[in-house]
RNA sequence: ACCUUGUUUAGAGGAGCUUUAAUAAUUAGUAACUUUGUGGAGAUGGCAAUCAGUGAAUCAAAGUGAAAGGGAUUGAAGCCGAAGGCGUGUCCAGUUGCCAACUGGCGUGCCUGGCUGUGUGCAUAAUAUGCAUAUGGCUGUCAUCCUUGUUUUGGAUGGAGAGCUAAAAGGGUU
Numbered sequence: 001a002c003c004u005u006g007u008u009u010a011g012a013g014g015a016g017c018u019u020u021a022a023u024a025a026u027u028a029g030u031a032a033c034u035u036u037g038u039g040g041a042g043a044u045g046g047c048a049a050u051c052a053g054u055g056a057a058u059c060a061a062a063g064u065g066a067a068a069g070g071g072a073u074u075g076a077a078g079c080c081g082a083a084g085g086c087g088u089g090u091c092c093a094g095u096u097g098c099c100a101a102c103u104g105g106c107g108u109g110c111c112u113g114g115c116u117g118u119g120u121g122c123a124u125a126a127u128a129u130g131c132a133u134a135u136g137g138c139u140g141u142c143a144u145c146c147u148u149g150u151u152u153u154g155g156a157u158g159g160a161g162a163g164c165u166a167a168a169a170g171g172g173u174u
Stems, first nucleotide, its partner, number of pairs: 001173005007168005014080001016079008032064006042051002045099003083112007091105005113139011141159006
């Protein structure tokens, strides 16, 4: 000097990501409870238990009347595989008397650079929002090619974050 590295440190992408607190809406005049009437034997996802002809479920009227989750705004904090999703597990915890189911955690495999529009499907109270999938747009980065008098600027195509930039360290060659 050149090459190389899932090494170490520090950074960049912007409607960037996540967590948390407060506020006001939505959920909703819903669920639930009480009273009256109707109704005539059930009420649970299953079992047990409990309630129930001293009247179950259902329906109607009146009264009282939520909450969780999700979203928005503002503030704070941590960050740039930030983070998210899907699948999976003789795992852990919660809800309940038990099981199932559901939620969260931990492990693990795969996918996604980030944001966003539209179509379809699922979830949901929801046209908000989330997820999956297909198809577009914007943006950052690297590679190749073209352009630009040059550094550079601009354009086209393509790749993926185990990436990119900078410095250091390690290794190898001369």

Predicted 3D model of a 174-nucleotide RNA (Lysine riboswitch aptamer) from Peptoclostridium litorale DSM 5388. The prediction has a mean pLDDT of 78. NCBI's taxonomy places the organism under Bacteria, Bacillati, Bacillota, Peptoclostridiaceae, Peptoclostridium litorale. The same sequence occurs in records of 2 taxa.